[in-house]
RNA sequence: GGUCCGGUAGCUCAGUUGGAUAGAGCGAGCGCCUCCUAAGCGCUAGGUCGCCUGUUCGAAUCAGGUCCGGAUCA
Numbered sequence: 001g002g003u004c005c006g007g008u009a010g011c012u013c014a015g016u017u018g019g020a021u022a023g024a025g026c027g028a029g030c031g032c033c034u035c036c037u038a039a040g041c042g043c044u045a046g047g048u049c050g051c052c053u054g055u056u057c058g059a060a061u062c063a064g065g066u067c068c069g070g071a072u073c074a
Stems, first nucleotide, its partner, number of pairs: 001073007010026004019057001028044005050066005
């Protein structure tokens, strides 16, 4: 340098036939329970979907560029 894969909540990830308020588990906060803790249960908060531009009535999803990480070829 070429090709391919990935980047979505604090962490691990799902969601890629373009359309529902963008989700799950763990973690965090609050509450219930308990003599207390743990466990269990409930609720809440938390996101410019790497970034920019474009296509479209509408983009996490499609296209172009770019950054970062990984694999592979030379």